The RNA shown here (Fluoride riboswitch aptamer (crcB RNA motif)) has 58 nucleotides and comes from a Deltaproteobacteria bacterium. Its mean pLDDT, the model's own confidence on a scale to 100, is 79. The organism belongs to Myxococcia, within Bacteria.
[in-house]
RNA sequence: UCCGGUGAUGGGGAUGGAGUCCCCCUGAAACGCCUUGGCUGAUGACUCCUGCUGUUGC
Numbered sequence: 001u002c003c004g005g006u007g008a009u010g011g012g013g014a015u016g017g018a019g020u021c022c023c024c025c026u027g028a029a030a031c032g033c034c035u036u037g038g039c040u041g042a043u044g045a046c047u048c049c050u051g052c053u054g055u056u057g058c
Base pairs, nucleotide, nucleotide: 010025011024012023013022016049017048018047019046020045021044032039033038034037
């Protein structure tokens, strides 16, 4: 460096949990962006809960 076998039907989708759908990986998929000093977001998408932030009312 090349080839074959085994490793397990499971795993993953930038910050927590659950459901549905979608996509991806088979020992990988995944581990944000940019002006390097800053910025956004708890979702891949939708819904709910929790946390954070802002405004208004009591």